[in-house]
Context: one part of a larger RNA
RNA sequence: GGCGGACGGGGGAUCCCUUGGCAGUCGAGGGCGAUGAAGGGCGCGGCCAGCUGCGAUAAGCCCCGGGGAGCCGCUGAGCAGGCUACGAUCCGAGGAUGCCCGAAUGGGGAAACCCAUCGCGCUGUUGAGGCGCGAUAUCCAGAGCCGAAAAUCCAAGUAAGCCCUGGAGGCGAACCCCGCGAAGUGAAACAUCUCAGUAGCGGGAGGAGGAGAAAUCAACCGAGAUUCCCCUAGUAGCGGCGAGCGAACGGGGAACAGCCCAAACCAUGUGGGUGUAAGGCCACAGCCGUUGCCCAUGUGGGGUUGAGGGAUGAUGGCAGAGGUCCCUGUGGGGACCUCGGGAAGUUACCAAGGCCUUUUCUAGCCGAACAGCCAGCAAAGCCACUGGAAAGGGCGACCGAAGAGGGCGAUAGUCCCGUAGGCGAAAGGGAAGGCCCUUCCUGGUCAUCAUCCCGAGUAGUGUCGGACACGUGAAAUCCGGCGCGAAGCUGGGGGGACCACCCUCCAAGGCUAAAUACCGACGACUGACCGAUAGCGCACCAGUACCGCGAGGGAAAGGUGAAAAGGACCCCGGGAGGGGAGUGAAAUAGAACGUGAAACCGUCCGCCU
Numbered sequence: 001g002g003c004g005g006a007c008g009g010g011g012g013a014u015c016c017c018u019u020g021g022c023a024g025u026c027g028a029g030g031g032c033g034a035u036g037a038a039g040g041g042c043g044c045g046g047c048c049a050g051c052u053g054c055g056a057u058a059a060g061c062c063c064c065g066g067g068g069a070g071c072c073g074c075u076g077a078g079c080a081g082g083c084u085a086c087g088a089u090c091c092g093a094g095g096a097u098g099c100c101c102g103a104a105u106g107g108g109g110a111a112a113c114c115c116a117u118c119g120c121g122c123u124g125u126u127g128a129g130g131c132g133c134g135a136u137a138u139c140c141a142g143a144g145c146c147g148a149a150a151a152u153c154c155a156a157g158u159a160a161g162c163c164c165u166g167g168a169g170g171c172g173a174a175c176c177c178c179g180c181g182a183a184g185u186g187a188a189a190c191a192u193c194u195c196a197g198u199a200g201c202g203g204g205a206g207g208a209g210g211a212g213a214a215a216u217c218a219a220c221c222g223a224g225a226u227u228c229c230c231c232u233a234g235u236a237g238c239g240g241c242g243a244g245c246g247a248a249c250g251g252g253g254a255a256c257a258g259c260c261c262a263a264a265c266c267a268u269g270u271g272g273g274u275g276u277a278a279g280g281c282c283a284c285a286g287c288c289g290u291u292g293c294c295c296a297u298g299u300g301g302g303g304u305u306g307a308g309g310g311a312u313g314a315u316g317g318c319a320g321a322g323g324u325c326c327c328u329g330u331g332g333g334g335a336c337c338u339c340g341g342g343a344a345g346u347u348a349c350c351a352a353g354g355c356c357u358u359u360u361c362u363a364g365c366c367g368a369a370c371a372g373c374c375a376g377c378a379a380a381g382c383c384a385c386u387g388g389a390a391a392g393g394g395c396g397a398c399c400g401a402a403g404a405g406g407g408c409g410a411u412a413g414u415c416c417c418g419u420a421g422g423c424g425a426a427a428g429g430g431a432a433g434g435c436c437c438u439u440c441c442u443g444g445u446c447a448u449c450a451u452c453c454c455g456a457g458u459a460g461u462g463u464c465g466g467a468c469a470c471g472u473g474a475a476a477u478c479c480g481g482c483g484c485g486a487a488g489c490u491g492g493g494g495g496g497a498c499c500a501c502c503c504u505c506c507a508a509g510g511c512u513a514a515a516u517a518c519c520g521a522c523g524a525c526u527g528a529c530c531g532a533u534a535g536c537g538c539a540c541c542a543g544u545a546c547c548g549c550g551a552g553g554g555a556a557a558g559g560u561g562a563a564a565a566g567g568a569c570c571c572c573g574g575g576a577g578g579g580g581a582g583u584g585a586a587a588u589a590g591a592a593c594g595u596g597a598a599a600c601c602g603u604c605c606g607c608c609u
Base pairs, nucleotide, nucleotide: 001608002607003606004605005604006603007602008601009600015594016559017558020530021529022527023526024525025524026523027522029519030518031171032170039101040100041099042055043054044053046079047078049075050074051073061095062094064092065091066090070083071082072081106115107114108113116136117135118134119133120132121131122130123129138168139167140166141165142164144162145161175206176204177203178202179201180200186193190240216223217222227254228253229252230251231250237245238244258511259510260509261455265301266300267299268298269297270296271295272294273293274292279288280287281332282331283330284329285328286327306489308454309453310452311451312450313449314448315447316446317445318444320339321338322337323336324335325334326333340442341441342440343439344438345437353436354435355434356433357432358431359430360429361428362427364423365422366421370396372395373394385392397414398413399403405417406416407415460484461483462482463481464480465479466478467477470496491506492505493504494503495502546553547552566593569580570579571578572577
């Protein structure tokens, strides 16, 4: 020096464990904010550094409930001092306080700072000054006040301004709608194409959003708003007919809901025009006449459809009561109101509330069965399968609407918390039902004829784009820019160029629940999911330490023991550390702490050189 063995050191693999993750199911909920949010800064404890909580009333204040014996949060402790059956700590509902920054909003600003103005109050002397409270940003809408200039009479009670009331602004995981909109990639290159209307950016809304009540489909039969799922079907098609893209009809399900305007016409308000007669419901007579008529605009009624619908008038048929009015009288006719009749209900169709009941959420409560292993007991203590410890083994019982799960010194239905099953709210919230209530409809309707209305710079068309599975194609359909530009129910659109016939539907206004999408936060549960190099980046004070000018990047780090019983005391040592003693089942469980692999380092022994 090598090899081997034993024993150590070193190291932290492995095994075991889990407070944390991952994935999912069900339920509930789906917002917060100028009454100042989300998120922060700085403070608040007797001794307090961090976390948590809170805000100068500062680990808290008030009140109402729950609960029932201890309490003054956590990080290993303590000292000092308190609170509590007059019910504390703790849990839940409501309220108060809530510094400074932040949409941040009096002005400024390098966030958490600086500087104001006005009013009121306090101090001061009534002054100066100081302190406190309140107000003072911008935009929009509505009401009110005041009120210009301008080419040309009106065009104006307009603009600007003042004031009052209300609203907005910002944040939030995903979902939703709209606008703008890539590239890497694929096509084995690449340009049309693809990726993809994706990512990204911007705007907006809600618990959902969007869509939605046929100018739809279909096929000569018929269906009957929208949305979502399954099939149709990788079909028909589209496509440098490459790569690739990719329907619909129809069928089966989920869920179901239908409505309101504009217009014609009537009445009425305002403004303008016309200007003595058209008019004042009809007939006759009288009377009135700033009436009437036209235009613009507002309000109320009317009306909403495609076997076309509606309005007005005429003619004809059939229908509750009362009152008022329509210039007066008579007759006829009409309008309005009340009673009566009917219906609905706060998501559309119209809309604001109250009370009661039930139920549910936000704290909780009760809850069976061995005090099992001789009896008894205030205690000491003895015996009692193994063991330090029984929940394990043996024996014998019991409950079970409860043998889910967790804990307790090893594996417990009967020890503890629970579980099955029941019970519970002063206060606040949700839902359902009922009543009050509120609202709507009805006082005409039917038939025939006539007139009027039925969404215009729209439909369509030319051109250029876009969307449709459809790349310009034979290219219908839908949307847009620019140019042209209808019809008016004897009307208009569609049925995939176009025409005819036929069928079908009424555009150019609007609203609409459910079935659908999502899950940050909350509750319950589940796993042939992970078990500390795994599982979230984070099981631990992690988006931390640290890196970067910045956008941003981004860790490592769990385990004594059942219980600290965390090693009094003695010895060596300056200490660190160690040797005894003691605790403990165990100390090679001693805090560098479960187990403790390998590399690597040593000591001793054996063999070889």
Predicted 3D model of a 609-nucleotide part of an RNA (large-subunit ribosomal RNA, domain I) from a Candidatus Acetothermia bacterium. Taxonomically the source falls in Candidatus Bipolaricaulota (Bacteria, Bacteria candidate phyla). Its mean pLDDT, the model's own confidence on a scale to 100, is 81. The full RNA is in RNAcentral, with records from ENA and SILVA.